Molecule: small-subunit ribosomal RNA
Organism: uncultured rumen bacterium
């Protein structure tokens, strides 16, 4: 510090996710030790049991228990000792009691609390303070009770009542009494607003306690200090405006009461205030801070442990005592709960320490000690102390240590794993050798440090303190630490390995099981699942989950944006607010600087130090960025005072305009009315129909009526704030620019709230209604057509008044001010030499530099560079929806969420593809023609059906006479039956045998296999040695037309013989990419030329190759024969001229001429056998279709192995209601039949072609010359020509069937071909739709080859005869180039919308219903203190007494908790039914959008 993820790719916007750190954590796997720190985050839920607050006998009466002493008695005896019993408070001491102090600390928890609660700063002249310290003064004289003890009563208990008696440092009275308190007087002084008040003086009131033994401790009053508390104030302190008004003791005053003290704290009266958009009130949430985590920081989040403050103690209320409480381990009352009970009554409060139950993912021992630190009491010793210190449990955290170190390779063997079978890896790992001993175990040492004190003694100084000596005290603990011995001995796992992200292979599985943080893996070769091997990371831990910060500049102060990605308010005016020109002086609030106070400690940080190190801890420093106070400074901001003119405004003078409002006027058009002319249609459409019309339409002429809108001018024009504004005239208003000058003197900009304006459509009332025209009706179209088209037509469109307040209200661009190169057009002013033009100002436009921007683009009219103010945005959907509120007559508008769901949604640009977009061009693509197929019969292939099997594959074009160029057996892969198992075939080992194999015959059998008989026999060598052959045995293996063409190679089809497909360098672009390859011409062609930020190159095109066409030359046999001879015959001699054959050459290049053009080229011509690629062939770029083929072959993987292999026989592939494709033959006269008889080319031939001759009607048979071929044979070419037939199911057509033959073959039944005779079906030119062909082509005619024993209507070739037509490119199909749009990229066979149906999820409404919180009114009114009191009782004082005073109880009043009644408000839960939303597999209906998306789309 970044990374992954939207796309085919790119840049951007933008969300989601990851890598880091952290935790009071939890869970999974694993676990040796030590130190330090930590441990109910949930139910402030309920609690058994024990402990957590006592102490003082030096305050007191006393003495239950213990101990001692004394006395008495008894026993034992040792005769003064022991034991036992009794008495005795005499002593130590002490249960319970009175009294004092403490119990308000310490400890726990975070429910409540949004508050002066907390933090910080300041104040109290408005206050209190036990114990402690200092100072001053004092401590006099009396008295009455009471607990305990004792007696008695009630009660189960808790407890309680009565009587008698008694003490105090308990209580009471009196005296004295200060600088105390209160009041009066005086009034210095003060920080002087209220106010305060020294010194003096007068009056009133209030004290005391003793104890122990001689020195102290106490007690009382007063003052001061310290400590602790109380109160007031400034500032800071969460979220919500879908909470906007709140408040009646409320705000203030006066007078009282109350308090330690101020105060509406409380009360009576008076006034009507007080708080609030700088957020009151209400609602929700929450203890606050020091600090902690994270972060570069600013920030964000948190508040456990430790420290400070607050609040609370089962819930609510109340007071008492006290210095202090409204009191955790006190009291009273009410409520809920639990327990005891004799049913009458009682008891309790772990949010103290342990512990239990419950809740929960989850959090420890019913431990030890007061040794230390601290607290309470005490004179002290001491006692108490679950505070505290220790120990125990827990990897729950941080830090440290260890599980060994070195050597050791043949890189050993085995094993696991992988493999190309060679090997690799685990791996220096192990074994083995040497070394070490932290830790562990055992034994021993170690009385370490933390200890200071207390008691006693001593020294110094005046007390008191300090120091010294001595005595004594240790929980942890025989711990830390040290030493010795033993021996590598006691100690390693977890996660991960597709990318992010370090680390890969095999097996299993087969969209299953599963994984997953995001993207995404898994459908038979998974580096992603599960296992294994290996590897990577961390390591006594490792992972997962949860939460926080970070990354996220993704709320942006630092540090973001708003044309198109989310985002500028529709526009203006304008209060508050924010910001604000020049200059002078002053002030000092902001600001800067210095000092002082404070900012607790701990934490963090720097240095040093202590635990063996570290964590941890100690000391010291800086820091704590804050707040307050006092100085100093004056640039800037602010305040005050003054001045200025450039911002702003006012006035003057020209000028401009579709600026507004009101009124008037005008012509054309439309429709209607009347009349005339006139006759059959008009109208409308893609085509029609509805409609109008012989009752006279449409058309046309004249006149009239009505309403609405203003042609041309007219424009990138003008005006207006926006919406918007257009015939002409008038009136009344408003505004802008310009010019020059006068005046005011910052008067300005922006603008939340507020106010006003605001298209179209809509609403209300009243008019008007010509046209057009939602709704509606009819006609069409259509599968449907609630649409598009047509004919009508209501509201509306128009006017007046009012409402409504929204638009893609757009420049998708808020307003204002300043600054920054230019060119060009135009409007209106000014200027000027005046219709022209340099200039200038204000507008309206275009193109650009810089700059900006993701790009498109913007660019003085900014989206540039800056300042100010406002508005708005923060992923997509849900949703501009729901609820609430506000506005509206309504329609609806404004404001405006959440649950849930997705990993994207989006912008700009790029390359393709596509378009019922455009342009250019080509092709038998259409058109023009010729001939077919589709109808019939038959053949053949396919589908389907059938079957034991009908083997398999091919399936739009690019399958279907295709693989197959030839299924009777074989082929053959299929079915049935019967057989074989190292096998029909290959290699290797062992053994046997030289005979076996093999051939023939017989036998069983369907056949092979089986049995028997006969025949038959290798080579070589010294050697049954070797080789070969054959047989047997066991195993490795053979074998598979079994699967996967979606694992593959190779081959092939198609686009397409279409003209395209790319690269290097350079340049442009952030980039994908572009350029080149586009453009202008031209071509069959990316063919060539020209131009050009391109210059070159490659694969394709063309050419080179083959063949046909012309010529020359070479060579003449089997070819040829002009001349000569010869013959039946080129038969022979002869010849090689010609033909021909087969080699080599030539020839054609737009070369020549004319025209045209810049050129390339094109058009025409000449010559030529051939003319513009001369005809044909071979040749198929980058790629596309996961195209076809595992059944040609090869091959990975999987599968079978007495079978999915091999053999044999028979059957099947030949089935047959039917459908399709491709052919053949026809339907006839351009023909059929018969006859005559001429002319090819290219091929083939030895298990062959077979002449000729004989024979058969014929297929054929017999014999057989010649020929491995320019020699012989196949071999006859056929259409042609001549004659007959005369339009008919025929002399057409030949299917089908019968009979008899023939050929091939082991064999023609299933299932071959052919011949002869007989039979003589359908069919009379073929619907929709469709195919081929542009010249030696189509059409037509025959011939040959391959395959092959036989079988050709198929196929591959060959020649003979031999046409028609092409105007042309509008249309159909396919293709190429350029351009355009795109929401497509699996690329239009694309994408995608809505209803309906089904399932699930969350949510709104909902008659209601349940609960929480809260408000108002009323009722009730416990405990309690206060007020009142006529009643009862009553020790201290007064009084001789009666009685009084005082006290207490009782009664009563107001207040008030719980509770009750009634009515609301608000927040949740739930609810029949209902609304929309989201998500789901391949459902239904249509096709709305994306291309001109087939009616442009959208608001």
């Nucleotide at each position: 510090a970044g990374a992954g993820u939207u796309u085919g790719a790119u840049c951007c916007u933008g969300g989601c996710u990851c890598a880091g750190g952290a935790u009071g954590a939890a869970c999974g796997c694993u676990a040796g030790c030590u130190a330090c720190a930590g441990g109910c985050u949930u139910a402030a839920c309920a609690c058994a049991u024990g402990c957590a607050a006592g102490u003082c006998g030096a305050g007191g009466g006393g003495c239950a228990g213990c101990a001692u002493g004394a006395u008495c008695a008894a026993a034992g005896c040792u005769u003064g000792c022991u034991u036992u019993g009794a008495u005795u408070g005499a002593u130590g001491g002490c249960g319970a009691c009175c009294g004092g102090c403490g119990c308000a600390c310490g400890g726990g928890u975070g429910a409540g609390u949004a508050a002066c609660g907390c933090g910080u700063a300041u104040c109290c002249a408005a206050c209190c303070u036990u114990c402690c310290c200092c100072u001053u003064a004092g401590u006099a004289g009396g008295g009455c009770a009471u607990a305990g003890c004792c007696c008695g009563g009630c009660g189960a208990a808790a407890g309680u009542c009565g009587g008698a008696u008694u003490a105090a440092u308990a209580c009471c009275c009196u005296a004295u009494g200060u600088u105390a308190u209160u009041c009066g007087u005086c009034g210095a002084g003060g920080a002087c607003a209220u106010c305060u008040g020294a010194a003096g003086u007068g009056a009133a009131u209030c004290a005391a306690a003793g104890a122990u033994u001689u020195a102290u401790c106490g007690c009382u009053a007063a003052g001061g200090g310290a400590u602790g508390g109380g109160g007031a104030u400034g500032c800071g302190u969460c979220u919500g405006a879908u909470u906007a008004g709140g408040u009646u003791g409320u705000u203030g005053g006066c007078g009282g009461g109350g308090u330690a003290a101020c105060g509406g704290c409380c009360c009576a009266c008076c006034a009507a205030g007080c708080c609030a958009u700088c957020g009151a009130u209400c609602a929700g949430u929450a203890g606050g801070g020091g600090u902690u985590c994270u972060g570069a920081g600013a920030g964000g989040a948190a508040g456990g442990u430790c420290c400070c403050c607050c609040a609370c103690a089962u819930u609510g209320g109340u007071a008492c005592u006290g210095a202090g409480a409204c009191a955790c381990g006190g009291a009273c009352c009410a409520a809920a709960c639990u327990c005891c009970u004799a049913c009458g009554g009682g008891a309790g409060g772990c949010a103290g320490c342990a512990g239990u139950g419950a809740g929960g993912a989850a959090u420890a021992u019913u431990g030890g000690u007061c040794a230390a630190u601290g607290g309470g009491c005490g004179a002290g010793a001491g006692c108490c102390u679950g505070a505290a210190c220790c120990a125990g449990c827990c990897a729950a955290g941080u830090a440290g240590c260890g599980u060994g170190c070195a050597g050791g390779a043949u890189g050993a063997c085995u094993g696991c794993c992988c493999u190309a079978u060679g090997g690799g890896u685990u791996g220096u790992a192990a074994a083995c050798u040497g070394c070490u001993u932290u830790u562990a175990u055992a034994c021993g040492g170690g009385g370490a440090u933390a200890a200071a004190g207390u008691g006693a003694g001593g020294u110094a100084u005046g007390c008191a303190u300090a120091c010294c000596u001595u005595u004594u005290u240790g929980u942890a603990g025989g711990u830390a630490c040290c030493g010795u011995a033993u021996g590598a001995a006691u100690a390693a796992g977890g996660a991960c390995c597709g990318g992010c992200u370090a680390a890969u292979u095999c097996c299993g599985u087969g969209c299953c099981a599963g994984c997953a943080g995001c993207c995404g893996c898994g459908g038979u070769a998974a580096u992603a699942c599960g296992g294994a091997a290996g590897g990577u990371c961390c390591g006594g831990g490792c992972g997962u989950u949860a939460u926080c910060c970070g990354g996220a500049u993704u709320u942006a102060u630092u540090g973001g944006g708003u044309u198109u990605a989310a985002a500028g308010g529709g526009a203006g005016c304008g209060c508050a607010g924010g910001c604000u020109g020049a200059u002078u002086a002053u002030u000092a609030a902001g600001c800067g600087u210095g000092a002082c106070g404070u900012g607790a400690a701990a934490u963090g940080u720097a240095g040093c130090c202590g635990c063996u190190c570290a964590a941890c801890g100690g000391c010291u420093g800086a820091a704590c960025u804050g707040c307050g106070u006092c100085g100093c400074g004056a640039a800037c901001u602010g305040g005050u005072a003054g001045u200025c003119u450039u911002g702003a405004g006012u006035g003057a003078g020209u000028u401009c305009g579709a600026u507004g409002u009101a009124g008037g006027c005008g012509g054309a058009a439309u429709u209607c009315g009347u009349g005339g002319u006139g006759u059959a249609g008009c109208g409308g459409u893609g085509a029609a129909a509805u409609g109008c019309u012989u009752a006279g339409a449409u058309a046309u002429c004249a006149c009239g009526a009505a309403g609405a809108a203003c042609u041309c001018c007219g424009a990138u024009u003008g005006c207006g704030a926006a919406g918007g504004c257009a015939g002409c005239c008038u009136a009344c208003a408003a505004g802008g620019c310009c010019u020059u000058u006068a005046c005011u003197g910052a008067c300005g900009c922006u603008a939340a709230a507020g106010c006003u304006c605001g298209a179209a459509g809509g609403u209300g009332c009243g008019g008007g209604u010509a046209u057009c025209g939602a709704a509606c009706a009819g006609g069409a179209u259509u599968a449907g057509a609630u649409a598009c088209c047509c004919u009508g037509g209501u509201a509306g469109u128009c006017c007046g008044c009012a409402c409504g307040g929204u638009a893609a209200a757009c420049g998708a661009u808020g307003g204002a001010u300043g600054c920054c190169c230019g060119c060009u057009g135009u409007u209106u002013g000014c200027g000027a030499u005046a219709u022209a033009c340099a200039g200038u100002a204000a507008g309206c436009g275009g193109c650009c530099a810089a700059g900006a921007g993701a790009a498109a683009u913007c660019g003085u009219u900014a989206a540039g560079c800056a300042u100010c103010c406002c508005a708005c945005c923060u992923g997509g959907g849900g949703a501009g929806u729901a609820c609430g509120c506000c506005g509206g007559c309504a329609a609806c508008g404004g404001u405006g969420a959440a649950a849930c769901u997705c990993a994207a949604a989006g912008g700009a640009a790029u390359u393709g593809a596509c378009g019922g977009g455009g342009g250019c061009c080509c092709g038998c693509a259409c058109a023009a023609g010729c001939g077919g197929a589709g109808g019939a019969a038959c053949a053949u292939g396919u589908g389907g059906u059938u079957u034991a099997a009908u083997u398999c594959g091919a399936u739009g074009a690019u399958a279907c006479g295709c693989g197959a160029g030839g299924a009777a057996c074989c082929u053959u892969a299929u079915c049935a039956a019967c057989c074989c198992u190292u096998g029909a075939c290959a290699u290797g080992g062992g053994g046997g045998u030289u005979a076996a194999a093999c051939g023939g015959c017989u036998u069983a059998c369907a056949a092979u296999a089986g049995a028997g008989c006969c025949g038959g026999u290798c080579a070589u060598u010294u050697a049954g040695u070797u080789g070969g052959g054959c047989c047997c045995c066991a195993c490795a293996c053979a074998g598979g037309u079994g699967c996967u063409g979606c694992a593959u190679g190779g081959c092939u089809g198609u686009c397409g013989u279409c003209a395209g497909c790319u690269c290097g360098u350079g340049u442009c672009g952030u980039g994908a990419g572009a350029u080149g390859u586009u453009g202008g011409g031209u071509u069959a062609a990316g063919u060539c030329c020209c131009g050009c930020a391109a210059c070159g190159a490659g694969c394709g095109c063309a050419a080179c190759c083959c063949u046909c066409g012309c010529c020359u030359u070479u060579a003449g046999u089997u070819g040829c024969c002009a001349u000569c001879a010869u013959u039946c015959a080129g038969u022979u001699g002869g010849g090689c001229a010609c033909u021909c054959u087969a080699g080599a050459g030539g020839a054609a290049c737009u070369g020549c001429c004319g025209g045209u053009g810049u050129a390339a080229g094109c058009c025409g011509g000449a010559g030529g056998a051939a003319g513009g690629u001369g005809g044909g062939g071979a040749u198929g770029a980058c790629g596309u279709c996961a195209a076809g083929u595992c059944c040609u072959c090869a091959u990975g993987g999987c599968c079978c192995u007495u079978a999915c292999g091999g053999g044999u026989u028979g059957g099947g592939c030949u089935a047959c209601a039917c459908a399709c494709g491709u052919a053949c033959u026809a339907c006839a006269a351009u023909g059929g039949c018969g006859a005559u008889g001429a002319c090819a080319g290219a091929g083939g031939g030895a298990a062959g072609c077979g002449a000729g001759c004989c024979u058969g009607c014929g297929a054929g048979g017999g014999u057989g010359a010649g020929c491995g071929g320019a020699u012989c044979c196949c071999g006859a070419a056929a259409a042609a020509u001549c004659g007959c037939c005369u339009c008919a199911g025929u002399u057409c057509g030949g299917a089908u069937u019968g009979a008899u033959c023939u050929c091939u073959g082991c064999a023609a039944c299933u299932c071959g071909g052919g011949a002869u005779c007989a039979u003589g079906a359908a069919g009379u030119u073929g619907g929709a739709a469709u195919c081929g062909c542009u010249a030696g082509u189509a059409a037509u005619c025959g011939c040959g080859g391959a395959u092959c024993a036989g079988c050709a209507g198929g196929u591959c070739g060959c020649g003979g005869u031999g046409a028609a037509u092409a105007c042309g490119u509008u249309c159909c199909c396919g293709g190429g180039c350029c351009u355009u749009g795109u929401a497509c990229a699996c690329a239009c066979c694309g994408c995608c919308c809505g209803u309906c149906a089904c399932a699930c999820c969350a949510u709104g409404g909902g008659a209601g219903u349940u609960g929480g919180u809260u408000u108002u009114a009323c009722c009730u009114g416990a405990a309690g203190g206060c007020g009142c009191u006529a009643u009862g009782c009553u020790a201290a004082c007064c009084g001789c007494g009666a009685g009084g005073g005082g006290g207490u109880a009782g009664g009563u009043g107001a207040c008030c908790a719980c509770g009750g009644u009634a009515a609301g408000a608000u927040c949740a839960g739930u609810g029949a039914c209902u609304g929309g939303g989201g998500u789901g597999a391949a459902g239904u209906c249509g096709u709305a959008a994306c291309a001109a998306g087939g009616u442009a789309g959208c608001c």